Context: one part of a larger RNA
RNA sequence: CUCUGGUUAAGGAACUCGGCAAAUUGACACCGUAACUUCGGGAUAAGGUGUACCUGUUAAUGUGAAUGAUUUACUCAGUAAGCAUAUACAGGUUUCAAUAAAAUGGCGGUAGCGACUGUUUACUAAAAACACAGGUCUCUGCAAAGUCGCAAGACGAAGUAUAGGGACUGAUGCCUGCCCGGUGCUGGAAGGUUAAAGGGAGGGGUUAGCACGCAAGUGCGAAGCUUCGAACUGAAGCCCCAGUAAACGGCGGCCGUAACUAUAACGGUCCUAAGGUAGCGAAAUUCCUUGUCGGGUAAGUUCCGACCUGCACGAAUGGCAUAACGACUUCCGCACUGUCUCAACCAGAGGCUCA
Numbered sequence: 001c002u003c004u005g006g007u008u009a010a011g012g013a014a015c016u017c018g019g020c021a022a023a024u025u026g027a028c029a030c031c032g033u034a035a036c037u038u039c040g041g042g043a044u045a046a047g048g049u050g051u052a053c054c055u056g057u058u059a060a061u062g063u064g065a066a067u068g069a070u071u072u073a074c075u076c077a078g079u080a081a082g083c084a085u086a087u088a089c090a091g092g093u094u095u096c097a098a099u100a101a102a103a104u105g106g107c108g109g110u111a112g113c114g115a116c117u118g119u120u121u122a123c124u125a126a127a128a129a130c131a132c133a134g135g136u137c138u139c140u141g142c143a144a145a146g147u148c149g150c151a152a153g154a155c156g157a158a159g160u161a162u163a164g165g166g167a168c169u170g171a172u173g174c175c176u177g178c179c180c181g182g183u184g185c186u187g188g189a190a191g192g193u194u195a196a197a198g199g200g201a202g203g204g205g206u207u208a209g210c211a212c213g214c215a216a217g218u219g220c221g222a223a224g225c226u227u228c229g230a231a232c233u234g235a236a237g238c239c240c241c242a243g244u245a246a247a248c249g250g251c252g253g254c255c256g257u258a259a260c261u262a263u264a265a266c267g268g269u270c271c272u273a274a275g276g277u278a279g280c281g282a283a284a285u286u287c288c289u290u291g292u293c294g295g296g297u298a299a300g301u302u303c304c305g306a307c308c309u310g311c312a313c314g315a316a317u318g319g320c321a322u323a324a325c326g327a328c329u330u331c332c333g334c335a336c337u338g339u340c341u342c343a344a345c346c347a348g349a350g351g352c353u354c355a
Base pairs, nucleotide, nucleotide: 001350002349003348004347005346006345007344008343010341011340014339019336027051028050029049030048031047036041038171052093053092054091055090056089057088061084062083063082067077068076069075070073094098106334107333108332109331111329112328113326114325118130119129134169135168136167137166138165139164140163146155147154148153172321173320174319175318177251178250179249182248183247184244185243186242187241188240191239192238193237197233198232202228203227204226205225206224209220210219211218212217252270253269254268255267256266279313280310291307292306293305294304295303
């Protein structure tokens, strides 16, 4: 010097990103216990007092001798009998200290998020993430939908719509606005488009033959075989017509106006499928920004309460509240302390030197 422990004057978070770590608290009994609340909780809330031994009193309870009674039984009664003994009260005794060691909650207030218990990145993340009960939509009538498999077959289910699958949301309370133009889904079938296929108008190839020619060859060309192929017929889909947003999603701009000023209940105009309702709002969302005002501090980029100018909240991609809960996150206070001012000492284990 390092590590693990112990103690510390005065101060007591001045340390630090942050009270991290440490300290405080702690058991049992009694007293006492707020806001809020889903009336269950909150709550061991908070905050106090007591705790050993001796004597006396108190005496619940257990056991129940002697004795007595009779219905003679595994019976009943049983006095201030004896023994054991919870508790409570009074007086006294000892120690620095009586849960004398050990084990054994620090507490309160505020806000955010998530209702809760639970689950998770085995080996850097335990959370506000996942799940959850509850809510909604949608598919499925049973040889169910859905899933695995080439198939047989199996799961679903030895279930049957109070059931099963999928998706979103996430207790509870109050609620969940407008838009179906786009995309998706569902329904519709008149018209348009339309595949294979059917159809076979018409054409091509080949050539027995015929014609011309001295020849070489040229032209025409039936049947058969072969090939191309128009009109026309032709489903779903798409176009089309409706519905549907707890389907994917979306939810404006400019100008003017009131008898101070300012603002605009009001009006005009353009565009849209419709122009953001309730609630909340510098927020886990606010760039400008340490916004402005108030509170707390001597002093506060954080925090709490407001305001609304919402760069870029907003209603099951849920909105806003919310008791209880949380090894979650933020801020404040009490207690407490070597975290610090500022360091000191002690014990042990290493390190170091020698063997």

This is a predicted structure of a 355-nucleotide part of an RNA (large-subunit ribosomal RNA, domain IV) from a bacterium.